RNA sequence: UUUUGACAAAGGCAAAGCCACCGAAAGGUGGCGACGCAAAGUCACCGGUCUAAUGGGCCUGGGAGGCCCUACGACGGCGGGACCGCCGGA
Numbered sequence: 001u002u003u004u005g006a007c008a009a010a011g012g013c014a015a016a017g018c019c020a021c022c023g024a025a026a027g028g029u030g031g032c033g034a035c036g037c038a039a040a041g042u043c044a045c046c047g048g049u050c051u052a053a054u055g056g057g058c059c060u061g062g063g064a065g066g067c068c069c070u071a072c073g074a075c076g077g078c079g080g081g082a083c084c085g086c087c088g089g090a
Base pairs, nucleotide, nucleotide: 002090003089004088005087012037013036017032018031019030020029021028022027035077041083042082043081045080046079047078048075049074050073055069056068057067058066059065
């Protein structure tokens, strides 16, 4: 440096849930908490998924309200990709 990941060692992260706050929502932040994770470290570049504020359309005599489409929003613990990284084996 490349590759690989144990029944090792030192550690690390933190699902669901609960509380508080932010947000229209998805979801996020902090605390408690551990389902799990060899990148469950960082990054929305590609795909995918989620939400639909905004905008548009439809229903209605009109309105309220409802439905459909839509990301500029979100998800890195959905997959791919990029960058950085502990220890051991080869």
Overview: Predicted 3D model of a 90-nucleotide RNA (c-di-GMP-I riboswitch aptamer) from an Acidobacteriota bacterium. Rfam family: c-di-GMP-I riboswitch aptamer. Rfam's curators write: GEMM was predicted in a large-scale screen for bacterial structured RNA regulatory elements.